Parts: sequence; C1' cells; structure tokens
RNA sequence: GCCGCUGUGGCGGAAUAGGCAGACGCAAUGGACUUAAAAUCCAUCGAGGGCAACCUCAUACCGGUUCGAGUCCGGUCAGCGGCA
Repeated sequence: GCCGCUGUGGCGGAAUAGGCAGACGCAAUGGACUUAAAAUCCAUCGAGGGCAACCUCAUACCGGUUCGAGUCCGGUCAGCGGCA
C1' cells in the first nucleotide's frame, strides 16, 4: 500500500430481506429478610430538560438514500486478521 472482519449503556452482549434501540446476563443503587453479614427476594438502572404527564437526544465519527437507518450507500477514525 491492497483486501476482509469488527465498533451498540459501567462490562459482556441481543435486535439484520429497513419499522417501539438497548432484550438477557453481570455490575451498581435503594428496599425486604438477618443481631450483623452472605445468600435469596422486590424495585430502579443511557444522557439532558420537566413538579408530573411527557419532550428531546443517543448504536465509533461525518454525510447520503428513505415516510422511516444500529441495519443500505460513500467517506473518516480505531482495533483485529490476511496479502504484498
């Protein structure tokens, strides 16, 4: 230099002939139980705004196609692998 694969909450990891983003698990936080803990059970758990109902944004980054993009197209960045 060329080719291929991968990039999603704190972590692992779902969602693919384009249609509610974050299922499920771990971790974390609050509560129950306990003399106290562990284990177990219940609830919450991306960000910002709002008293609340709700609203807006978010799938590495920037564009494009589309009524609609994590998914399709182009470019960039990073990691891994192959070829030279």
Molecule: transfer RNA
Organism: Peptococcaceae bacterium